[in-house]
RNA sequence: GCGACUGUGGUCCAGUGGCAUGAUACGAGCUUCCCAAGCUCGCGGCCCGGGUUCGAUUCCCGGCAGUCGCA
Numbered sequence: 001g002c003g004a005c006u007g008u009g010g011u012c013c014a015g016u017g018g019c020a021u022g023a024u025a026c027g028a029g030c031u032u033c034c035c036a037a038g039c040u041c042g043c044g045g046c047c048c049g050g051g052u053u054c055g056a057u058u059c060c061c062g063g064c065a066g067u068c069g070c071a
Base pairs, nucleotide, nucleotide: 001070002069003068004067005066006065007064010024011023012022018054026042027041028040029039030038047063048062049061050060051059
C1' cells in the first nucleotide's frame, strides 16, 4: 500500500428497515444476627460524517479505530 471482517451502556453480547435484547457490574429494597447467595425494581448504549427512505442500529458512500491475510 491492497483486501476481508469487526465496531451496540463500565464489561461481554443479541438484534438487521418501524419502541434496542440478555448477562454481568453498579444503585435501592426484601430476606439474614452479619456476610455471601437468592428475589424484585432502577440506572446506563447503537464509532463519526453524509446519502437513500415516511422512518436507519440495520441499506449505500466516505472517514476513524481494531483484528486477520497478502505485498
About this RNA: The RNA shown here (transfer RNA) has 71 nucleotides and comes from a Candidatus Micrarchaeia archaeon. Lineage of the source: Archaea > Nanobdellati > Microcaldota > Candidatus Micrarchaeia. The sequence is in RNAcentral, with records from ENA. Rfam family: tRNA. By type it is a transfer RNA.